Source information
The RNA shown here (transfer RNA) has 76 nucleotides and comes from Chlorobium chlorochromatii CaD3. Rfam family: tRNA. By type it is a transfer RNA. The sequence is in RNAcentral, with records from ENA. The gene name in the source record is tRNA-Ala-TGC-1-1. NCBI's taxonomy places the organism under Bacteria, Chlorobiia, Chlorobiales, Chlorobium, Chlorobium chlorochromatii.
[in-house]
RNA sequence: GGGGCUUUAGCUCAGUUGGUAGAGCGCCUGUUUUGCAAGCAGGAGGUCAACGGUUCGACCCCGUUAAGCUCCACGA
Numbered sequence: 001g002g003g004g005c006u007u008u009a010g011c012u013c014a015g016u017u018g019g020u021a022g023a024g025c026g027c028c029u030g031u032u033u034u035g036c037a038a039g040c041a042g043g044a045g046g047u048c049a050a051c052g053g054u055u056c057g058a059c060c061c062c063g064u065u066a067a068g069c070u071c072c073a074c075g076a
Stems, first nucleotide, its partner, number of pairs: 001072007010025004019056001027043005049065005
């Protein structure tokens, strides 16, 4: 320098032939217990990496940028 993949909740990851964003774990509250844990019920938490474009409408399509992983090439 070139190719491929990934980026979504605190963590691990789903998601969609474009139409109001989810799970598990974690966190908070209540219940239960002498107390803790487990169980049960409820709740909070997201500019979907950034910017721009297409579209009535973008997490999803297109372009650029950034970060990470990986392969190839070059050099010594």